[in-house]
Context: one part of a larger RNA
RNA sequence: AGACGGGGACCCGCAAAAGCGGUGGAACAUGUGGUUUAAUUCGAUGUUAAGCGUGGAACCUCACCAAGGUUUGACAUCUAGCUGCACGUCCUCAGAAACGAGGAUUCCUUCGAGGGUGCUAGACAGGUGCUGCAUGGUUGUCGUCAGCUCGUGCUGUGAAGUGUACCCUUAAGUGGGGUAACGAGCGCAACCCCUGUGUCGUGUUACAGUGUCACGACAGACUGCCUCGGCCAACGGGGAGGAAGGUGGGGAUGACGUCAAAUCAGCAUGGCUCUUACACCUUGGGCUACACACGUGUUACAAUGGGUUGUACAAUGGGCCGCCAAGUCGCAAGACGGAGCAAAUCCCAACAAAGCAACCCCCAAUUCGGAUUGAGGUCUGCAAUUCGACCUCAUGAAGCCGGAAUCGCUAGUAAACGCGUAUCAGACACGGCGCGUUGAAUACGUUCUCGGGUCUUGUACU
Numbered sequence: 001a002g003a004c005g006g007g008g009a010c011c012c013g014c015a016a017a018a019g020c021g022g023u024g025g026a027a028c029a030u031g032u033g034g035u036u037u038a039a040u041u042c043g044a045u046g047u048u049a050a051g052c053g054u055g056g057a058a059c060c061u062c063a064c065c066a067a068g069g070u071u072u073g074a075c076a077u078c079u080a081g082c083u084g085c086a087c088g089u090c091c092u093c094a095g096a097a098a099c100g101a102g103g104a105u106u107c108c109u110u111c112g113a114g115g116g117u118g119c120u121a122g123a124c125a126g127g128u129g130c131u132g133c134a135u136g137g138u139u140g141u142c143g144u145c146a147g148c149u150c151g152u153g154c155u156g157u158g159a160a161g162u163g164u165a166c167c168c169u170u171a172a173g174u175g176g177g178g179u180a181a182c183g184a185g186c187g188c189a190a191c192c193c194c195u196g197u198g199u200c201g202u203g204u205u206a207c208a209g210u211g212u213c214a215c216g217a218c219a220g221a222c223u224g225c226c227u228c229g230g231c232c233a234a235c236g237g238g239g240a241g242g243a244a245g246g247u248g249g250g251g252a253u254g255a256c257g258u259c260a261a262a263u264c265a266g267c268a269u270g271g272c273u274c275u276u277a278c279a280c281c282u283u284g285g286g287c288u289a290c291a292c293a294c295g296u297g298u299u300a301c302a303a304u305g306g307g308u309u310g311u312a313c314a315a316u317g318g319g320c321c322g323c324c325a326a327g328u329c330g331c332a333a334g335a336c337g338g339a340g341c342a343a344a345u346c347c348c349a350a351c352a353a354a355g356c357a358a359c360c361c362c363c364a365a366u367u368c369g370g371a372u373u374g375a376g377g378u379c380u381g382c383a384a385u386u387c388g389a390c391c392u393c394a395u396g397a398a399g400c401c402g403g404a405a406u407c408g409c410u411a412g413u414a415a416a417c418g419c420g421u422a423u424c425a426g427a428c429a430c431g432g433c434g435c436g437u438u439g440a441a442u443a444c445g446u447u448c449u450c451g452g453g454u455c456u457u458g459u460a461c462u
Stems, first nucleotide, its partner, number of pairs: 001462002003459003007456007015446001019409005026299008034290002042053002064285007073124001077123006085116001088105006107115002126274002129272003135268002137263003140259001142257001147186006153162003166177003192251004197219007222245001225239005301402001305361007317348003322341002327336003368399001373394007415438007
């Protein structure tokens, strides 16, 4: 100087407390461990792994396994020789295909053998092989916590200290006072974006001489005004006006560093290593297994509910190998059909759902719950057996609110409700990312738990 303490003082945080809703029990979905397997590819492992890499494994992806094949190679550059023509395309045979065998067709030119192609040979290619403890880049975490440092000066033999301690204050090393310190830098804040109010301008496709729309610019909030406290300070309490008040709400933004944290499988890359194989092609399988254990979710256990009928109100988005209207057929999934739309015009799209009104159910394993299974279909796609989604009929499991324990959330939040979208042929999405609708309860206070900050104290630790 640090680190640590079941030392002290002060302060903060959904940290606890006060509340609301969950997890832990059930079924299913999904990820992981384990086990199994020819293979169940690999990585991630307390917080900071486990609906994570994967924003979508039937083939492909693909790295794994089995089998069949290729060896200058699926891909790049070059050299030498050969071929003066092929490569490719088509046909035949064998085959699961790849590949192999045979046949047909077949270059350009400035005529220099130049380009292109193939074959042979050689340099080399290639590796999702190893090392994240050789690395770059990127990322997580402490933590959006308020800290981390420097120059000069001063103090100390020195390591170093001071500045950055103290008082008040703040979300803040924020600001004020004071001071052997005076200044400065990275962080804080502000500048940036979205949202909430108004004015002006422009505007198609909205509407009909308009705006609760879109786009752009400007204004507006600064403790500016009043009052009280405070040191005539910073600032704090209250008030007025105002759409908004003291950081208005949200986002982007993550200091010096910590964990030899994560990633050589996104990419790049040193070294090592394989080279008729650890490279490459193909078919099929596997990543989807299943005594079990854990994580994250979905649906429920019902009457604040379930069912039927009627009826109301959104926003974000997406669309040409696309979105697909009207109409017709089908109980439905869907099919036929073909209008419109490269989009404020047309379509997805329906009346969003919860809500509201009426009726039925009458507390039961039920008109709750929907797993599982059987049968029949629809769609995508070479192909749904391993292993897709959806529809209809039938079947109708566990489950009657969950032990110890544990998680999220302070306001348009939690909770509830639906809608959209990326990936994507289809889809195992109940996941991710967004959007709107309905819309709470509680916080006395900081004793305790956890984490953090400042000062101080002890130490046999560095």
Small-subunit ribosomal RNA, 3' major domain from an uncultured bacterium, 462 nucleotides, folded computationally. Rfam family: Bacterial small subunit ribosomal RNA. The RNAcentral record of the full RNA draws on ENA, Greengenes and SILVA.